Description
This is a predicted structure of an 84-nucleotide RNA (transfer RNA) from an uncultured Bacilli bacterium. It was read from a public genome assembly.
């Protein structure tokens, strides 16, 4: 250098083959339980702006394609793995 693969919350990891992102798990935050804890149970938990209802943005970065892109085409960044 050239080939194939992968990149989604604080972390793992889904999205059913283009139609409500964040299913489910840990982790954490509040609470019941308990003399106190650990287990269990039970609510929450992207980011920004707002007193709040809410609105807006959010899948590596940047562009296409489409009425809609996580998926699908381009290039560029990282990671892994395989030729030379």
């Nucleotide at each position: 250098g050239c080939c194939u693969g992968c990149g989604u919350g604080g972390c793992g990891g889904a999205a059913u083959u283009g139609g409500u992102a964040g299913a489910c798990g840990c982790g954490c935050u509040g609470g019941a339980c308990u003399c106190a804890a650990a287990a269990u149970c039970c609510a929450g938990u992207g980011u920004u702006a707002g007193c709040g209802a809410u609105a807006a943005c959010g899948u590596g970065u940047c562009g296409g394609u489409u009425c809609g892109a996580g998926u699908c085409c381009g290039a560029c960044c990282g990671c892994a793995g395989g030729c030379a």